RNA sequence: CCGUACGGGAGAGUUCUGGACAGACUAAGAGUGCUGUUCGGACGCCGAAGGAGCAACACCUCCCCGUCAAUCUCUCAGGCACCGAGGACCGUGCGGGCUAC
Numbered sequence: 001c002c003g004u005a006c007g008g009g010a011g012a013g014u015u016c017u018g019g020a021c022a023g024a025c026u027a028a029g030a031g032u033g034c035u036g037u038u039c040g041g042a043c044g045c046c047g048a049a050g051g052a053g054c055a056a057c058a059c060c061u062c063c064c065c066g067u068c069a070a071u072c073u074c075u076c077a078g079g080c081a082c083c084g085a086g087g088a089c090c091g092u093g094c095g096g097g098c099u100a101c
Stems, first nucleotide, its partner, number of pairs: 001096008013043001015042009044080003050076001051074003058067002
């Protein structure tokens, strides 16, 4: 440095709206409304998969140009109740590679 196992791991709309399905309410049915799931649309927002952009030093050759980073910036992608998933990064174990002493 890479891989792997386990653990930890944030942020942002329970927004509005259209369709479909199901449920509850009812003696029963219909309608309206309500709840949930799902597929879209609108506007707003997040930033820690990925992606993109930029500095000095330094390198190039003195200058210019060029090269060079991120947890910075942009939000293409992704994400925005809970749960779940994902998650940079951190810790520990294991395996492998490289280098220094």
This is a predicted structure of a 101-nucleotide RNA (Glycine riboswitch aptamer) from Rhodococcus xishaensis. NCBI's taxonomy places the organism under Bacteria, Bacillati, Mycobacteriales, Nocardiaceae, Rhodococcus. The model forms 91% of the base pairs in the Rfam consensus. Its mean pLDDT, the model's own confidence on a scale to 100, is 80.